[in-house]
Order: sequence, then C1' cells, then structure tokens
RNA sequence: CCUCAACAAAGCCAACCUUGGUGUGAAUCAGGUACGGAAAGCUUCAGGUCUUUAAUCAUAUAAAGAUAGCUGGGUUACAUAA
Repeated sequence: CCUCAACAAAGCCAACCUUGGUGUGAAUCAGGUACGGAAAGCUUCAGGUCUUUAAUCAUAUAAAGAUAGCUGGGUUACAUAA
C1' cells in the first nucleotide's frame, strides 16, 4: 500500500408508517420515526423489476423514464486485531 474482516471508539445513513409538496405514472423531495445497513456514499455501464407512450392480426417489440435499501460492475471513504 492492497484484499478480507472481528472487537472497540468516534460518528454516518434511514425501512415501514405518517404530515406537507412534486409527477400521467412507476416514484420522489422536506419534516417526524427507526426496520435495518461496513459503504444503505456517489455513479444507470450490464442485467432484473416497475411506469408511460408508440407500433402490431397476434406475439411482446422499441423508445423514454423509475428503482443505487434488486443483483453485478466502476469510483471515493473513518477506525482497527488476526
């Protein structure tokens, strides 16, 4: 320095629900609240799931979005044993 990852310490984020707002919608923003999280920091590069639109005799195809707390990847990062 890198990888993996206990204990401890300092901290961090925030599910469901709820109040107000935004969006056709999936969903999202702010406040409260903590189920949980070692990246539950960031990033749509690949896949999955979801939404909208279009085309089409049918098939379920294409485009645009949503989801990073769906999986993988990329990248940054506190502390510290074996």
This is a predicted structure of an 82-nucleotide RNA (c-di-GMP-I riboswitch aptamer) from Methylophaga sulfidovorans. It matches the Rfam family "c-di-GMP-I riboswitch aptamer". Rfam links the family to the GO term cyclic-di-GMP binding. The organism belongs to Methylophaga, within Bacteria. The prediction has a mean pLDDT of 84. The sequence was found by an Rfam model in a public genome assembly.